RNA sequence: UCCGUCGAGGGGCGCUGCAGCGGGUCCCCCGCGACGCUCGACGGACAUGCAUCCCCUUGCAAGGGCGCCCGGCCGGA
Numbered sequence: 001u002c003c004g005u006c007g008a009g010g011g012g013c014g015c016u017g018c019a020g021c022g023g024g025u026c027c028c029c030c031g032c033g034a035c036g037c038u039c040g041a042c043g044g045a046c047a048u049g050c051a052u053c054c055c056c057u058u059g060c061a062a063g064g065g066c067g068c069c070c071g072g073c074c075g076g077a
Stems, first nucleotide, its partner, number of pairs: 001045009010070006018036001020032005035063001
């Protein structure tokens, strides 16, 4: 760095549809499709490098098409 799994980022409903996935009579059509992002843990692969490990204390995310609803905190009326 990439891949997979899990967890977290308060939750729900509706809509559209890119990527992606599946299918078809295949240069197009149909269906699914708005956590695909970020952080952390584990496993694997690859690459790079020469320092790294342990303990204590403290603090803690940033985002996510459109519409609506619920919840939490703060403030106002």